A computed fold for a 76-nucleotide RNA from a Nitrospirota bacterium, annotated as c-di-GMP-I-GGC riboswitch aptamer.
RNA sequence: CCCGACAAAGCCAGACCGACUGUGAGGGCGGGACGGAAAGCGGCGGGUCUUUAAGAAGACGGCCGAGCUGCCGAAG
Numbered sequence: 001c002c003c004g005a006c007a008a009a010g011c012c013a014g015a016c017c018g019a020c021u022g023u024g025a026g027g028g029c030g031g032g033a034c035g036g037a038a039a040g041c042g043g044c045g046g047g048u049c050u051u052u053a054a055g056a057a058g059a060c061g062g063c064c065g066a067g068c069u070g071c072c073g074a075a076g
Base pairs, nucleotide, nucleotide: 002076003073004072011036012035016031017030018029020027021026034062040068041067044065045064046063047060048059049058050057051056
């Protein structure tokens, strides 16, 4: 470094609910846990979705790649 254990210590938090916000996809907060070894970060590529008559403008990082950063540690 690869890797990821019926290991240890911690971490995040789906659906759903409450109230706020956005035309919308959605977003932030509180509750709540289905899961997650990057479910940490950023829309770079693909994908999906929204608005728009169109051009175009947006959303999703918990869809997949690639990028940057990072805790712990046995076996191999």
About this RNA: Model confidence (mean pLDDT): 89 of 100.